[in-house]
This is a predicted structure of a 350-nucleotide part of an RNA (small-subunit ribosomal RNA, central domain) from a metagenome. Its mean pLDDT, the model's own confidence on a scale to 100, is 88. The full RNA is in RNAcentral, with records from SILVA.

Context: one part of a larger RNA
RNA sequence: UUGGGCGUAAAGAGCGCGUAGGCGGUCUUUUAUGUCAGGUGUGAAAGCCCGGGGCUUAACCCCGGAAGUGCACUUGAAACUGAAAGACCUGAGUAUGGGAGAGGGAAGUGGAAUUCCUGGUGUAGCGGUGAAAUGCGUAGAUAUCAGGAGGAACACCGGUGGCGAAGGCGACUUCCUGGACCAAUACUGACGCUGAGGCGCGAAGGCGUGGGGAGCAAACAGGAUUAGAUACCCUGGUAGUCCACGCAGUAAACGUUGAACACUAGGUGUAGCGGGUAUUGACCCCUGCUGUGCCGCAGUUAACGCAUUAAGUGUUCCGCCUGGGGAGUACGGUCGCAAGGUUAAAACUC
Repeated sequence: UUGGGCGUAAAGAGCGCGUAGGCGGUCUUUUAUGUCAGGUGUGAAAGCCCGGGGCUUAACCCCGGAAGUGCACUUGAAACUGAAAGACCUGAGUAUGGGAGAGGGAAGUGGAAUUCCUGGUGUAGCGGUGAAAUGCGUAGAUAUCAGGAGGAACACCGGUGGCGAAGGCGACUUCCUGGACCAAUACUGACGCUGAGGCGCGAAGGCGUGGGGAGCAAACAGGAUUAGAUACCCUGGUAGUCCACGCAGUAAACGUUGAACACUAGGUGUAGCGGGUAUUGACCCCUGCUGUGCCGCAGUUAACGCAUUAAGUGUUCCGCCUGGGGAGUACGGUCGCAAGGUUAAAACUC
């Protein structure tokens, strides 16, 4: 390579948008690119294969045939593929009417709590631990009451509840804005799926500039513990955590499960929207679509398990794997202010 694979053994890119490319619904007509059939020419000789023959045999040699899967020309076929034309509505989308939602961005507002400051009451402790000590406190702390400042986070509701492509999103109000779902019609008429490169988004931590800084808290200091204790525990505490703008681009970025479509028993919760029954109305009961859970048959799997939200049965496209270590490292390229990211070996060894 052929192949076989990718939930847990190596292997699904963190996620999206989308270029090229690949693949692509139903019907009719035409064409004849691929495809299929026939014919002609060519496909050197030698060799291979088959049938004969010559050296005493064989190797070897000679003659004849076949083959030469290919190419060109030509005559046809028209199911499929392609191309051209026309049509369709089931794929996709648009319009209309609804309700749901921590979806995103901006501005404003609120209460609880911590800390600090001021004042009042009040007196000797407070704090902390396994026990202590460092620490704070007679310059009046802790406790308690009133007032003020400031920053950050939003208890209860809260729910294998909701929304988002993923990262993620949770006080309230207003403004701007994206998407999904349901119902019934009307319209466009394959406009679709995937997606190498590319572009964008992307937790925490980190970096740059400027602000902010209550609590928490790497580093650091002290107190303990201990044989030691560069830790676990305690008292402090700076970056950081917060905001604005820019960079960075990684995670156990996980459902460790790429995207899309179709098909394949059920049962039971829950969220959104409908239809029917019932009713004064709300429940209850039956039922449809969409999402989200649990259990479970067939099937599948090495097993565990998965099982209409598939890891089942199929199709299309992309990414990735190929013994362990060396190593996601070196070198080179490229990106970055740096930290580093990305691409990515070999020797050697088992």